Overview: The RNA shown here (small-subunit ribosomal RNA) has 1524 nucleotides and comes from an uncultured rumen bacterium. It matches the Rfam family "Bacterial small subunit ribosomal RNA". The RNAcentral record of the sequence draws on ENA, Greengenes and SILVA.

[in-house]
RNA sequence: AGAGUUUGAUCCUGGCUCAGGAUGAACGCUAGCGGCAGGCUUAACACAUGCAAGUCGAGGGGCAGCAUGGGAGCGUAGCAAUACAUUCCCGAUGGCGACCGGCGCAAGGGUGCGAAACGCGUGAGCAACUUGCCCGCAUCAGGGGCAUAAUCGGUGGAAACGCCGUCUAACUCCCCAUAACAUAGAGAGUGGCAUCACUUUUUAUUGAAAUCCUUGGAGGAUGCGGAUGGGCUCGCGUGACAUUAGGCAGUUGGCGGGGUAACGGCCCACCAAACCGACGAUGUCUAGGGGAACUGAGAGGUUAAUCCCCCACACUGGAACUGAGACACGGUCCAGACUCCUACGGGAGGCAGCAGUGAGGAAUAUUGGACAAUGGAGGGAACUCUGAUCCAGCCAUGCCGCGUGCAGGAUAAGGUCCUAUGGAUUGUAAACUGCUUUUGUAUGAGAGCAAUAAGGAUCACGUGUGGUCCGAUGAGAGUAUCAUACGAAUAAGCAUCGGCUAACUCCGUGCCAGCAGCCGCGGUAAUACGGAGGAUGCGAGCGUUAUCCGGAUUUAUUGGGUUUAAAGGGUGCGUAGGCGGCUUGGUAAGUCAGCGGUGAAAUUCAGGUGCUCAACAUCUGCCGUGCCGUUGAAACUGCCGGGCUUGAAUGCGGAUGCCGUGGGAGGAAUGUGUGGUGUAGCGGUGAAAUGCAUAGAUAUCACACAGAACACCGAUUGCGAAGGCAUCUCACGAAUCCGCAAUUGACGCUGAGGCACGAAAGUGCGGGGAUCAAACAGGAUUAGAUACCCUGGUAGUCCGCACAGUAAACGAUGAUGGCUAACCGUCGGCGAUACACAGUCGGUGGCCAAGCGAAAGCGAUAAGUCAUCCACCUGGGGAGUACGACCGCAAGGUUGAAACUCAAAGGAAUUGACGGGGGCCCGCACAAGCGGAGGAACAUGUGGUUUAAUUCGAUGAUACGCGAGGAACCUUACCCGGGCUCGAACGGCAUUUGACGCGAUACAGAGACGUAUUGCUUCCUUCGGGACAGAUGUCGAGGUGCUGCAUGGUUGUCGUCAGCUCGUGCCGUGAGGUGUCGGCUUAAGUGCCAUAACGAGCGCAACCCUAAACGACAGUUGCCAUCAGGCAAAGCUGGGGACUCUGACGGGACUGCCACCGCAAGGUGUGAGGAAGGGGGGGAUGACGUCAAAUCAGCACGGCCCUUACGUCCGGGGCGACACACGUGUUACAAUGGUCGGGACAGAAGGUAGCUACACAGCGAUGUGGUGCCAAUCCUGAAACCCGAUCUCAGUUCGGAUCGGAGUCUGCAACUCGACUCCGUGAAGUUGGAUUCGCUAGUAAUCGCGCAUCAGCCAUGGCGCGGUGAAUACGUUCCCGGGCCUUGUACACACCGCCCGUCAAGCCAUGGAAGCUGGGGGUGCCUGAAGUCCGCGACCGCAAGGAACGGCCUAGGGCAAAACCGGUGACUGGGGCUAAGUCGUAACAAGGUAGCCGUACCGGAAGGUGUGGCUGGAUCACCUCCUU
Repeated sequence: AGAGUUUGAUCCUGGCUCAGGAUGAACGCUAGCGGCAGGCUUAACACAUGCAAGUCGAGGGGCAGCAUGGGAGCGUAGCAAUACAUUCCCGAUGGCGACCGGCGCAAGGGUGCGAAACGCGUGAGCAACUUGCCCGCAUCAGGGGCAUAAUCGGUGGAAACGCCGUCUAACUCCCCAUAACAUAGAGAGUGGCAUCACUUUUUAUUGAAAUCCUUGGAGGAUGCGGAUGGGCUCGCGUGACAUUAGGCAGUUGGCGGGGUAACGGCCCACCAAACCGACGAUGUCUAGGGGAACUGAGAGGUUAAUCCCCCACACUGGAACUGAGACACGGUCCAGACUCCUACGGGAGGCAGCAGUGAGGAAUAUUGGACAAUGGAGGGAACUCUGAUCCAGCCAUGCCGCGUGCAGGAUAAGGUCCUAUGGAUUGUAAACUGCUUUUGUAUGAGAGCAAUAAGGAUCACGUGUGGUCCGAUGAGAGUAUCAUACGAAUAAGCAUCGGCUAACUCCGUGCCAGCAGCCGCGGUAAUACGGAGGAUGCGAGCGUUAUCCGGAUUUAUUGGGUUUAAAGGGUGCGUAGGCGGCUUGGUAAGUCAGCGGUGAAAUUCAGGUGCUCAACAUCUGCCGUGCCGUUGAAACUGCCGGGCUUGAAUGCGGAUGCCGUGGGAGGAAUGUGUGGUGUAGCGGUGAAAUGCAUAGAUAUCACACAGAACACCGAUUGCGAAGGCAUCUCACGAAUCCGCAAUUGACGCUGAGGCACGAAAGUGCGGGGAUCAAACAGGAUUAGAUACCCUGGUAGUCCGCACAGUAAACGAUGAUGGCUAACCGUCGGCGAUACACAGUCGGUGGCCAAGCGAAAGCGAUAAGUCAUCCACCUGGGGAGUACGACCGCAAGGUUGAAACUCAAAGGAAUUGACGGGGGCCCGCACAAGCGGAGGAACAUGUGGUUUAAUUCGAUGAUACGCGAGGAACCUUACCCGGGCUCGAACGGCAUUUGACGCGAUACAGAGACGUAUUGCUUCCUUCGGGACAGAUGUCGAGGUGCUGCAUGGUUGUCGUCAGCUCGUGCCGUGAGGUGUCGGCUUAAGUGCCAUAACGAGCGCAACCCUAAACGACAGUUGCCAUCAGGCAAAGCUGGGGACUCUGACGGGACUGCCACCGCAAGGUGUGAGGAAGGGGGGGAUGACGUCAAAUCAGCACGGCCCUUACGUCCGGGGCGACACACGUGUUACAAUGGUCGGGACAGAAGGUAGCUACACAGCGAUGUGGUGCCAAUCCUGAAACCCGAUCUCAGUUCGGAUCGGAGUCUGCAACUCGACUCCGUGAAGUUGGAUUCGCUAGUAAUCGCGCAUCAGCCAUGGCGCGGUGAAUACGUUCCCGGGCCUUGUACACACCGCCCGUCAAGCCAUGGAAGCUGGGGGUGCCUGAAGUCCGCGACCGCAAGGAACGGCCUAGGGCAAAACCGGUGACUGGGGCUAAGUCGUAACAAGGUAGCCGUACCGGAAGGUGUGGCUGGAUCACCUCCUU
């Protein structure tokens, strides 16, 4: 210090999440030791038991118990004294239960209910107060009296607890005296801060005391002072909500009283009507406050455990008593709830003290020891008490420290992984060797904490105190610590390993199980789940969860924003408030400086010191940013005063305009009415229809009437605060601008609330009603059409008055002022009187410098740069919704949440893709033509169906005569049945045999195979064995099983389309752009020109093959012109290379030449030449990429699966099924034809298990014989065509399906299931609906020939070959596909996209709701305990006084009506979420009717329509303007 996450990518806005630190924590796994700390955050819930506050005998009466002593009795021992035991007496002594009395119990300890408050913090004040114990000073203590407890006696009660009577004491209580003092009156003086305070004189009144022990002490009373503690008051600070805006009746003040320690409405009577509040009163909710703690760079934010200070509370509520102090945690009274005891009559209790129990909860400890230390109470003291405290126990709860060894030690094994003959890793890790001993175990020694008390000694001064020395006492604890011995011995885990974030592989699983903080993993190769190995991090801990701060500048004071991301109020006027020109004097509130006080300690920080270190403890210092006081300063702000003119305003003069209000006037158009002319239609649309019209429409003419709006001018023009404003004219009103510089002299700016204005729609009342037109009706369109289109049509549209108060009320840009380059228009003025313009002021526009901005863009009319004020924003949805409040006649408006839910929602720009957007261009794309398909029969493929199986794959274009270039068996993968299991083939090793094997025969069998018989049968040798072969075992097999979505390779398609990119440079924050765009041109990103680009690569083209023309070369098997021979004929023979041909080479075509057009590239030409002319024809050649396109069944290959089977062999069947549907073909429907006869002409291929001449037989398929050819040698022979004949338009002499019969051939075998031949039979079909395919020249069409595969063939298929040989293209509007540029986009899985609403289903939270129910607070009325106070007080008392009674007030209780806040609620409203529900298609492209905003009406739903507004609309054209 940042990181992840919106996108295909980018920048920005913006939320969510993570890494850090912390905790009184909890949970999971794990755990050796010590030190220091901490330990009910929940039920202020209820509590068994024990303890937590007593003490004083030096206050008192006393003597229950104990001890001592004395006395008496009795017993035992003893002669006795006496001893022992026992009983009784004596308060005599030590002491002491209970009692009277004193002090304490108000401290210490606990908790955080309540309280939003002078409660707390801080700083002041009390001239308005108090303070036991302690200290100092002064003075005093004289006299007298009455009771009472205990005890004793009696008595009630179960108990608790009483009651009656008698006696008695005190440091108990009372009276008298004295005194300061107090109070009141009078006088004098001093001081202050208003009331006043102090000093002094005098008078009057009232009020004191206590003694005890003992010679040394302890107490008592009064007053003054100190110290300490407390009380009260004030300034400032100290939560949330305004959907709490008004509150208040002792309320605010006064006078007089009461009360208090004291002030005060604290309380009361009377009087006045105040007081508080947007600087937030009142109300509701929440909360102990602070020092401090955590976090943070800080400012801040959060917290209030432990420790310290303050407050509050003590079962709940109320009350007082005592006392110095309480309205009292371990006191009292009353009421209430609860628990317990009870003899039922009554009683007892209060752990938020320490332990402990139950309950609650995720969760928090021992019913321990000791007063040794510190502190407290009492006491003269010893001492007693002390769950305060000091210690120990439990708990890894936290912080800190230590250890679990150290050194040497390798190519090991095992595990794991891999690129697997091998390597890597675990890993010097271990074993092993040496060493050490913290810790541990054992034994022994053993602290400090302890200072002193009583007492003793001694010293000092001044009696008595103080100093010094000695002097008992240790819970913790035999602990810390130390020594010795032993022995590596007793001691490591947890989390994580996809990115953020350090750390990777294997196996299992297969959108399952699961993970997850965010993004997200998991659907058969998961570094993300689970396990393993390894690694990383931390380590006696490690993770998780919860919470806080941080990161988050994401509430922004430091330190944010508002054109388009969330955000400028619709506009103005103006109140409070905020801010405010120049100059001068004063003041000193703000401000600044010095000094003083305070800011507790602890904590934090710095430096030391002590525990072996550290944590921890301790010392010193700093800090504590604050508050108060005081002394100064005077720049700035404020305040008071003087002046100024530039801000502002006024005045005078001039000018301008669709500015407003109210009158008057006008013409065009529309509609209607009347009349005329006139006749059949009019109107309307994409096309129609509804409608109007022979009762005379539409059209046309004249006249009349009505209402509404004002063409042209007209413009980026003008005016207005905004909404808005347009015929002409009059009146009234307002504004702005310019000029002058006369007047005032800061009079200003902004503006929360407030007031006013405010389009359209809408509302009320009254008018008006021509046009248009929601709703509505009808006609169309449509699947539907509650729409778009058409015909009608009502509110409304218009006017007056009144409401409403909203709009995309927009420049999506608040108001005001200052400053910051240019250039070009335009409006109004001035210069000035101009048709000119160069200045200036005010408006209104364009384009730009700097600058700003995420960018688009803005740019003197700022979105630049400063200043002031206001408004508004803080993720999306829920929602501008609900509830509440205010306003409104209503519609509705204003204000305005939460639960819940998502990880995004958004802005700008980029690249694509797409558009029922635009421009340009191309293609048998359309058009123009020719021939087909779609109808028939058959062939073939596919779907479907069927089946035991009909094996599998291919499925829009880009599957369907496709894989298959040959399914009867085989093939074959499928089905049925029968066999085999080292297996159908091959290799290695071990054992074993010498056979195995081959051939033949027989038997059984469907065969595979099995069984049996028989013939032949080993070689080498060092004799160990080896070779060879078989058997057995074993290791490798085998699989057309799965995954083409794990792959290689190959292929299809876009597409032979012209594209796809790179380097450097430049532009941009960036994605990206530029280059590759533009103009011309081309088949072409082909080229030329231009140019922030310059070059280059893959594609295009060319290079290659082929057939065309020519040349030279070569010449057999080809050829034969010339020469010769020869035949029935024939290059047949000799010979020849001329020609044809064959086949290797060469040249040839390049817009090269000419003309025209063009800058060029290039184009055009019935041009020339040429075999060929502008790419001459054809082929091969297929860029970056797209379709997870096809293929695991051609092959290869990862992974998975099968292993007496998913392998393999065999027989048979199937792949050939058949209601049907589709594709591709063949043959036809005939006369441009069929049939018969005759005649002619190719090319290219193939051939020895072959092609076969020829002869014979057969009608023929073919057979028999037989010859040539391993091929330019032999096989080898085209058909359409031509000639002739016939048929004569018919289901035919067309057509040939189907069927019957007879055969031929191949083959082990033609039944399922071959082809061919002959004879017979002779189906559909008479040119084919919508629709659709191919083809632009040697092409289409038509005719035959050959080849591969192959035993044969289902071939009408495929691949080739030649023969004959057309028609048409005006052209690019349209359909399809494609290319380039541009535009819009909410698409990026990219339009087969995205996406809206109703309905249906499930889940979730929430609003309303008849009601039901709970809570806190207030009001009124009734009742009213205890208790203070007041009154009375006939009773008690000598008195003081008291009881009883009455009154006021009040806790509590009851009744009543309302308000507020919750819970629940049949039903109901919308909302959110949820892989594959329904209906439509609203939005995004011109989204197919541009969209959106306000409003009104209507409709299943999105929505539609009307009216006004906006551009955040595309496209075309025009106009205007700007730049160069």